[in-house]
Molecule: transfer RNA
Organism: Candidatus Bipolaricaulota bacterium
RNA sequence: GUCCCCGUCGUCCAGUGGCCUAGGAUACCGGGCUUUCAAUCCGGAAACGGGGGUUCGAAUCCCCCCGGGGACACCA
Numbered sequence: 001g002u003c004c005c006c007g008u009c010g011u012c013c014a015g016u017g018g019c020c021u022a023g024g025a026u027a028c029c030g031g032g033c034u035u036u037c038a039a040u041c042c043g044g045a046a047a048c049g050g051g052g053g054u055u056c057g058a059a060u061c062c063c064c065c066c067g068g069g070g071a072c073a074c075c076a
Stems, first nucleotide, its partner, number of pairs: 001072007010026004018056001028044005049065005
């Protein structure tokens, strides 16, 4: 330098054009239960890396950039 893959709640993982106002688990916060704690039950807060484009509609498709990983090439 070229090509490929990845980036989503604190963490892990779904979602691959419309059921997304983005879901689940765990952690966290509040409450119930309990003598207390744990467990359990109920509730709550919490995320699409950034920009642009296509489309009636984008987490999803396209382009650029940023970050991470890999393969190949160059290595006088």